Two RNAs folded together computationally: RNase P RNA and transfer RNA, 427 nucleotides in total. Rfam match: Bacterial RNase P class A. Rfam classes the family as a ribozyme.
RNA sequence: UAAGUAGAUCGGGUGACCGCCGCGAUUUAAUCGGGGAGGAAAGUCCGAGCUCCACCGGGCAGGAUGCCGGGUAACACCCGGGAGGGGUGACCCUACGGAAAGUGCCACAGAAACAUACCGUCCGCCUCAGGCGGAUAAGGGUGAAAUGGUGAGGUAAGAGCUCACCAGCGGGCAGGUAACUGUCCGGCUGGGUAAACCCCAUCUGGAGCAAGACCAAAUAGGAGGACUCAUGGAUGCCCGGCCAGUCCUCGGGUUGGUCGCUUGAUCUCGAUGGUAACAUCGAGACUAGAGAGAUGGUCACCAUCCGCCUUAGGCGGAUACAGAACUCGGCUUACAGGUCUACUUAACCC
RNA sequence: GUGAGUGUAGCCGAGAGGUUUAAGGCGCCAGGUUGUGGCCCUGGAGAGCGAGGGUUCGAAUCCCUCCACUCACCCCA
Numbered sequence: 001u002a003a004g005u006a007g008a009u010c011g012g013g014u015g016a017c018c019g020c021c022g023c024g025a026u027u028u029a030a031u032c033g034g035g036g037a038g039g040a041a042a043g044u045c046c047g048a049g050c051u052c053c054a055c056c057g058g059g060c061a062g063g064a065u066g067c068c069g070g071g072u073a074a075c076a077c078c079c080g081g082g083a084g085g086g087g088u089g090a091c092c093c094u095a096c097g098g099a100a101a102g103u104g105c106c107a108c109a110g111a112a113a114c115a116u117a118c119c120g121u122c123c124g125c126c127u128c129a130g131g132c133g134g135a136u137a138a139g140g141g142u143g144a145a146a147u148g149g150u151g152a153g154g155u156a157a158g159a160g161c162u163c164a165c166c167a168g169c170g171g172g173c174a175g176g177u178a179a180c181u182g183u184c185c186g187g188c189u190g191g192g193u194a195a196a197c198c199c200c201a202u203c204u205g206g207a208g209c210a211a212g213a214c215c216a217a218a219u220a221g222g223a224g225g226a227c228u229c230a231u232g233g234a235u236g237c238c239c240g241g242c243c244a245g246u247c248c249u250c251g252g253g254u255u256g257g258u259c260g261c262u263u264g265a266u267c268u269c270g271a272u273g274g275u276a277a278c279a280u281c282g283a284g285a286c287u288a289g290a291g292a293g294a295u296g297g298u299c300a301c302c303a304u305c306c307g308c309c310u311u312a313g314g315c316g317g318a319u320a321c322a323g324a325a326c327u328c329g330g331c332u333u334a335c336a337g338g339u340c341u342a343c344u345u346a347a348c349c350c
Numbered sequence: 351g352u353g354a355g356u357g358u359a360g361c362c363g364a365g366a367g368g369u370u371u372a373a374g375g376c377g378c379c380a381g382g383u384u385g386u387g388g389c390c391c392u393g394g395a396g397a398g399c400g401a402g403g404g405u406u407c408g409a410a411u412c413c414c415u416c417c418a419c420u421c422a423c424c425c426c427a
Stems, first nucleotide, its partner, number of pairs: 001346010012302007020036002023033004038321001042332002045330005050208004055241006062204005067081005082096001083094004097199002102197002104193003118140002120136007148166006167189001169186007212259004222250006231244003266285008303319007351423007360376003378394005400416005
């Protein structure tokens, strides 16, 4: 200098005038002061806080997660390790339990895909360019995949038949909290697929701020039906306890207002502990709360980018994705243009 | 906010539990028939299965993410 990898962060600012919303003060018509969209506010994919459904226990079903250890209120999230794979490397990816519990599927091709001999090789016989019988699975063909792989010996020709190395399987020892790793021994060993059904381990009530609480108003506390060893009650089903009258259909009234609504598992800084995620302690800060739904408009200057020119300058244009609606912790997706940190590779120079 | 669906030729619309040729109808083209047109008969062409990624030997179908569209629900008593 170029090309990369991982992470963090900004994504507009200042002033004036007018305008909008909320809070506080006041002399309550109004004036003054302070404040007023995000890193994703998005998608609604997860987890909770919170609210309601009298309630408790057990079983089944359904659903979710899936290597190990930790973090967290919790999680399908985050951190650190392990295994497999990709990359020269920094690093990245994984839907990562089980195929020896069972049941399925592996089309076509091919002799054969829970099994087997088409060609070939060897041996024997015959009517001898051929045919028949036996042996074989090393070679060839088919295919995504074909009796563990490579090499040597051996054999009629071959084969773990024997040996060496490697993979797989089983066992011993050592290390590690564990996943797992290393080493030694052993007989030689048909596969794949669970984002197929399934088995195993762990977890799991339902509904959701349009939850829910209260006030006001009006009408028809109207009509009919089911159930009484029955019905309803925090499960979709069953059982037990406990409590209570429960459920369905038609019809009628209202469509108003207040709260919930922002002080939070919150944020910033520092110290300690920890590889880290994070935890503990101390100090400080208050940072929208709308309700048909506010946060805007104009002017000037600055910042960034692009283009052109007469190049310390000037002119023109542009500035991404995109708006809270109970609140948080994450994931995923969108994004013009910048800034910073650490690391890797290549070339050159010293 | 919650729940449930849809996307396949120009149009409508099947497609099971993964491999066959992605069915059929309307439309289009050509030929036949007819004096001509229509109807009818025969034949033909036409598909990146909404987009991207993954599993698998193989994906319209299984899984994940994204995009567009449709439907249903909500108070008192």